The RNA shown here (transfer RNA) has 73 nucleotides and comes from a bacterium. RNAcentral records the identical sequence in 5 taxa. The coordinates come from a structure-prediction model, not an experiment, and the mean pLDDT is 81.

[in-house]
RNA sequence: GGGGCGUUAGCUCAGUUGGUAGAGCAGCGGAUUCUUAAUCCGCGGGUCGCAGGUUCAAGUCCUGCACGCCCCA
Numbered sequence: 001g002g003g004g005c006g007u008u009a010g011c012u013c014a015g016u017u018g019g020u021a022g023a024g025c026a027g028c029g030g031a032u033u034c035u036u037a038a039u040c041c042g043c044g045g046g047u048c049g050c051a052g053g054u055u056c057a058a059g060u061c062c063u064g065c066a067c068g069c070c071c072c073a
Base pairs, nucleotide, nucleotide: 001072002071003070004069005068006067007066010025011024012023013022019056027043028042029041030040031039049065050064051063052062053061
């Protein structure tokens, strides 16, 4: 230098054919318990890496850039 994959909640990851973003764990509150753990109920938490473009509408499509991993030279 060329190519591929990835980037979504604190962490690990889903997200279909473009139609108002979810789960588990963690956190917070409560129930239960002498207490802790376990179990159960509830709650909060997001610029979807960044900047543009297309579209009535973009996590999803297109372009550039950044970061990580891998391959080629």